[in-house]
RNA sequence: UGAAUAUCCGGGCCGAAUCCCUGCAACAUCGCAAGACGACGCAGGGAACGGGGGACCCAACACUUGGGGUGAAUGCAGGAUUCGAGAUUCGAGUCUUGCACGGCGCACUCCUUCGCGCCGAACCCGUCAGCUAACCCCGUAGGCGACCGAGGGAGAUCUG
Numbered sequence: 001u002g003a004a005u006a007u008c009c010g011g012g013c014c015g016a017a018u019c020c021c022u023g024c025a026a027c028a029u030c031g032c033a034a035g036a037c038g039a040c041g042c043a044g045g046g047a048a049c050g051g052g053g054g055a056c057c058c059a060a061c062a063c064u065u066g067g068g069g070u071g072a073a074u075g076c077a078g079g080a081u082u083c084g085a086g087a088u089u090c091g092a093g094u095c096u097u098g099c100a101c102g103g104c105g106c107a108c109u110c111c112u113u114c115g116c117g118c119c120g121a122a123c124c125c126g127u128c129a130g131c132u133a134a135c136c137c138c139g140u141a142g143g144c145g146a147c148c149g150a151g152g153g154a155g156a157u158c159u160g
Base pairs, nucleotide, nucleotide: 012144013143014142018047019046020045021044022043023042024041029036030035048140049139050138051137052136053135058130066128067125068124069123070122074100075099076098077097078096079095080094081093082092083091084090101120102119103118104117105116106115108155109154110153111152112151113150114149
């Protein structure tokens, strides 16, 4: 000086899922003592963000073909396959193709254009809910990733 490995730190994405305060309180430290300080965790509270319920008015004329909510997560047309079922048809599930439509990412933020790459799930309420001021209630989880395209506009920050 270079490379590799390990550890630590920084940086990013989906999503509302973040921030702050108080109490209890370990070790260590300070104090003659009472106490002070105080990690992790637990409990409580607040702000902010997100969601639901809920009048007049307006809207609707639906409600077993039950209905509804969170969410981008829907619609249509095919193919394969499994089941109902002995089954041409029919229905449901799984996988898959295409179109339409909805959503996300490409690294300072926002808007926008093109290009590229992805996703279109899952869960909940329980016969019940249109909108909805006041008011009432609920959530603040979970899951990811490796060098990351370009143009226009408006800003922020840093440097000269």
This is a predicted structure of a 160-nucleotide RNA (c-di-AMP riboswitch aptamer (ydaO/yuaA leader)) from Chloroflexi bacterium bin125. Its mean pLDDT, the model's own confidence on a scale to 100, is 80. Lineage of the source: Bacteria > Bacillati > Chloroflexota. It matches the Rfam family "c-di-AMP riboswitch aptamer (ydaO/yuaA leader)". Rfam describes the family as follows. This family represents a conserved RNA structure found upstream of the ydaO and yuaA genes in Bacillus subtilis and related genes in other bacteria. The sequence was found by an Rfam model in a public genome assembly.